[in-house]
RNA sequence: GAUAAUACUGGCAAACUUAUCGAAAGAUAAGGACGCAAAGCCAUGGGUCUAAAGAUAUUUCUACGAUCGCCAGGUUGCAAUAU
Numbered sequence: 001g002a003u004a005a006u007a008c009u010g011g012c013a014a015a016c017u018u019a020u021c022g023a024a025a026g027a028u029a030a031g032g033a034c035g036c037a038a039a040g041c042c043a044u045g046g047g048u049c050u051a052a053a054g055a056u057a058u059u060u061c062u063a064c065g066a067u068c069g070c071c072a073g074g075u076u077g078c079a080a081u082a083u
Base pairs, nucleotide, nucleotide: 002083003082004081011036012035016031017030018029019028020027021026034069040075041074042073044072045071046070047067048066049065054061055060
């Protein structure tokens, strides 16, 4: 360094509910735990979602919006056993 296993009176927190913001996707806070050993951070590549504005004449298209808890990549870090 890689792979596999493990997890502390420790960490994060899906769905759902409430409030606020947003055109929406979604975000933030509180409650709540499905899960997570990077489910810490970065939209760089791919994917996915949205379409106000714009194009268009249409049950249409487009990201400059969103998602890192979809994958890859970059970067920082915890525990500590085996190979």

c-di-GMP-I-GGC riboswitch aptamer from a Selenomonadales bacterium, 83 nucleotides, folded computationally. Lineage of the source: Bacteria > Bacillati > Bacillota > Negativicutes > Selenomonadales. The coordinates come from a structure-prediction model, not an experiment, and the mean pLDDT is 83.